[in-house]
RNA sequence: CGACAAUGAAAUAUGUUUCCCAAUAUAAUCUAGGCAAUAUGGGUCUAAAGUUUCUACCGAGCAACCGUAAAUUGUUCGACUAUUGGGAGUGUAUGCCCACUC
Numbered sequence: 001c002g003a004c005a006a007u008g009a010a011a012u013a014u015g016u017u018u019c020c021c022a023a024u025a026u027a028a029u030c031u032a033g034g035c036a037a038u039a040u041g042g043g044u045c046u047a048a049a050g051u052u053u054c055u056a057c058c059g060a061g062c063a064a065c066c067g068u069a070a071a072u073u074g075u076u077c078g079a080c081u082a083u084u085g086g087g088a089g090u091g092u093a094u095g096c097c098c099a100c101u102c
Base pairs, nucleotide, nucleotide: 002102003101007099008098011094012093013092014091015090016089018088019087020086021085022084023083024082025081026056029049031047032046033045034044035043041066042065050057058078059077060076061075062074063073064072
């Protein structure tokens, strides 16, 4: 200086069963009924509602209240699931210049 098939790689397009973050849904909420416990107790089962929504509807703690009766109340922290968006990782294709190679 030229070539540029293969390889590496920036970049671009596109996919994504994994992970992370955020948003939306739902308040991890509420209603009814059966059974059960009783201050060392306050539970359990079933059904329904709630979501343009499948699933879930619980765990632990703290405080109050109920003077033995049939009824609980407030509060704090902690998820899963569905959908959407972003990011990471990753697959595929293209791949000027560049590296490598000749």
Predicted 3D model of a 102-nucleotide RNA (Purine riboswitch aptamer) from Hydrogenispora sp. Lineage of the source: Bacteria > Bacillati > Bacillota > Hydrogenispora. Rfam family: Purine riboswitch aptamer. Rfam's curators write: Riboswitches are metabolite binding domains within certain messenger RNAs that serve as precision sensors for their corresponding targets. Allosteric rearrangement of mRNA structure is mediated by ligand binding, and this results in modulation of gene expression. A class of riboswitches that selectively recognises guanine and becomes saturated at concentrations as low as 5 nM. In Bacillus subtilis, this mRNA motif is located on at least five separate transcriptional units that together encode 17 genes that are mostly involved in purine transport and purine nucleotide biosynthesis. A reference for the family is Mandal et al. (2003), "Riboswitches Control Fundamental Biochemical Pathways in Bacillus subtilis and Other Bacteria", Cell. The family is grouped with related families in Rfam's "Purine riboswitches".